[in-house]
RNA sequence: CGGGUUGUGCAGCCGAGUCUUCGCCUGGAGGCGAAGAGCGGGGGAACCACCGCCGCUUCGUGCGGCAGGGGCGAAGGAGCAACCGCUCCAGGCCACUUUCAAGGCCCAGCCCGUCAGCUCACCCCGUAGGCAUGUGAAAGGGCACGA
Numbered sequence: 001c002g003g004g005u006u007g008u009g010c011a012g013c014c015g016a017g018u019c020u021u022c023g024c025c026u027g028g029a030g031g032c033g034a035a036g037a038g039c040g041g042g043g044g045a046a047c048c049a050c051c052g053c054c055g056c057u058u059c060g061u062g063c064g065g066c067a068g069g070g071g072c073g074a075a076g077g078a079g080c081a082a083c084c085g086c087u088c089c090a091g092g093c094c095a096c097u098u099u100c101a102a103g104g105c106c107c108a109g110c111c112c113g114u115c116a117g118c119u120c121a122c123c124c125c126g127u128a129g130g131c132a133u134g135u136g137a138a139a140g141g142g143c144a145c146g147a
Base pairs, nucleotide, nucleotide: 005147006146007145008144009143010142012131013130014129018037019036020035021034022033023032024031025030038127039126040125041124042123043122048117052066053065054064055063056062068115069112070111071110072109076089077088078087079086080085091106092105093104094103096140097139098138099137100136101135
């Protein structure tokens, strides 16, 4: 120095939401801006899939009207109630990871604006915010300190 065995202790959570560099403000902590990397999301061919209703019509399908439609997210559906709420199914989360069991919590909100299926190349956007776990068993790891 490396490997094996073993003892003790430690590790925050949801979420894509982290890291690096440069510049500016600042006494400093820190803040702001820009550019990248990483992560996340949207648009976007061919092929495939889908191709509402009504009216007029020059009969080409063109025009007009109505109803829509779509995205992020777990936050979708059904029933009851008939004042906003409740119940069930589905779905999401619970502290290193996985499996099993138990218990608990959530089931919101926001956006586009008549437009969008999938989708190579390509293009665009975000990188926030909010919190506080400490149930049991088994298996498998990481770091630190010892033997």
This is a predicted structure of a 147-nucleotide RNA (c-di-AMP riboswitch aptamer (ydaO/yuaA leader)) from a Phycisphaerales bacterium.
The model forms 96% of the base pairs in the Rfam consensus.
The source organism's lineage runs through Bacteria, Pseudomonadati, Planctomycetota, Phycisphaerae and Phycisphaerales.
It was read from a public genome assembly, where an Rfam model found it.
It matches the Rfam family "c-di-AMP riboswitch aptamer (ydaO/yuaA leader)". Its family is annotated with regulation of gene expression and cyclic-di-AMP binding in the Gene Ontology.
The prediction has a mean pLDDT of 77.